Overview: The RNA shown here (Bacterial RNase P class A) has 359 nucleotides and comes from a Candidatus Melainabacteria bacterium. Its Rfam family is "Bacterial RNase P class A". Rfam classes the family as a ribozyme. About the family: Ribonuclease P (RNase P) is a ubiquitous endoribonuclease, found in archaea, bacteria and eukarya as well as chloroplasts and mitochondria. It was read from a public genome assembly, where an Rfam model found it. Taxonomically the source falls in Candidatus Melainabacteria (Bacteria, Bacillati).
[in-house]
RNA sequence: GAAGUAAUGCAGGCUAUCGCGUUAAUGUUUGUGUUCGCACAAGUUUUAAUGAGGAAAGUCCGGGCACCAUAGGGCUGGUUGCUGGGUAAUGCCCAGUGCGCGUGAGCGUGAGGAUAGUGCCACAGAAAUGAAGACCGCCAUAGCAAUAUGGUAAGGGUGCAACGGUGCGGUAAGAGCGCACCAGCAAAGUCGAGAGGCUUUGGCUAGGUAAACCCCGCUGAAGGUGCAAGGAUAAGGUAUACUUUGAGGGUAUAGUGGCCCGCUAUCUCAAAGUGCUGAAGCCGCUUGAGAGCCUGAGUAAUCAGGUGUCCAGAUAGAUGGUAGCCCAAACAGAACCCGGCUUAUGCAUUACUUCUUUU
Numbered sequence: 001g002a003a004g005u006a007a008u009g010c011a012g013g014c015u016a017u018c019g020c021g022u023u024a025a026u027g028u029u030u031g032u033g034u035u036c037g038c039a040c041a042a043g044u045u046u047u048a049a050u051g052a053g054g055a056a057a058g059u060c061c062g063g064g065c066a067c068c069a070u071a072g073g074g075c076u077g078g079u080u081g082c083u084g085g086g087u088a089a090u091g092c093c094c095a096g097u098g099c100g101c102g103u104g105a106g107c108g109u110g111a112g113g114a115u116a117g118u119g120c121c122a123c124a125g126a127a128a129u130g131a132a133g134a135c136c137g138c139c140a141u142a143g144c145a146a147u148a149u150g151g152u153a154a155g156g157g158u159g160c161a162a163c164g165g166u167g168c169g170g171u172a173a174g175a176g177c178g179c180a181c182c183a184g185c186a187a188a189g190u191c192g193a194g195a196g197g198c199u200u201u202g203g204c205u206a207g208g209u210a211a212a213c214c215c216c217g218c219u220g221a222a223g224g225u226g227c228a229a230g231g232a233u234a235a236g237g238u239a240u241a242c243u244u245u246g247a248g249g250g251u252a253u254a255g256u257g258g259c260c261c262g263c264u265a266u267c268u269c270a271a272a273g274u275g276c277u278g279a280a281g282c283c284g285c286u287u288g289a290g291a292g293c294c295u296g297a298g299u300a301a302u303c304a305g306g307u308g309u310c311c312a313g314a315u316a317g318a319u320g321g322u323a324g325c326c327c328a329a330a331c332a333g334a335a336c337c338c339g340g341c342u343u344a345u346g347c348a349u350u351a352c353u354u355c356u357u358u359u
Base pairs, nucleotide, nucleotide: 001355002354003353004352005351006350007349008348009347010346012326013325014324015323016322017321018320020051021050022049023048024047025046027044028043029042030041031040032039033038053331057342058341060340061339062338063337064336065226066225067224068223072261073260074259075258078219079217081216082096083095084094085093086092097111098109099108100107101106112215113214117213118212119209120208121207135156136155137152138151139150140149141148142147164182165181166180167179168178169177183205185202186201187200188199189198190197191196230283231282236277237276238275241274242273243272244271245270246269247268248267252266253265254264255263256262290309292307293306294305295304296303297302
């Protein structure tokens, strides 16, 4: 100097002026109520504080919260499935192991079981397992030759893949037939919490696919619906209405998070009650598995303690306009809240790796 890998920070700023939303306080106007002190509601003046993100995006996950709702039982369904740790929890995060990629810093991983069972491996090829197979070739015998018989699977061909690989010996030619090294499988020992690693020995050794069906494990309401959840109040409508209790009935229909059974309601009778529905506005609505800083433990994720602070709550939907200076300014706007993952994007910084050149 070039090319990379991994992380971190910021997200236009300053001044002046005019204008928006929320909260609080002060003054004031109107209305209602009044125990005549004042309270509530709707406006308005002034002042103060505060007001979109690192992803607010995608709606892919996990929860908080709310309701279904007590009548369950059986079946079925779901699950990113190596080990250990973290978390409220997860398909998330951290640290590892195995395998794969990269010269490397590093990156990826839907990573249990094929000896519980059932399937599939088309075509090509001699042959792709209920233990296959001889097309070319090599060797031996017979023969003038064509060819026939036998042996072989080392070489070639087909194929994603051909029943361990490379080399040496041996053989008629060959073959783990024997040997050396390596891979795989099994056993023993040993290290590690564990996934697994290492050493020694051994017969020489029939595949792949479960992101095919399936088996095993985990989860456990299989949960479902979601702030348009849900709650209070209430103009209007309804009384042949609606609700509760008891008895009967439960064929049919509907509901009960999927199916079946069960249960409940609609139905009948009696009794008791005043409910039922609903425009509009209000609550939910922002104090949190909170932020910041410090100390300790831990490889880390994170946890514990201390300190300390309130940082949007709109509802056709608020944060903008103008001028000047600096400058690098992209992707892009909350809607109940929080934790992740994924995607889009400008600038700056730090550490590490490789190559080249010079000293």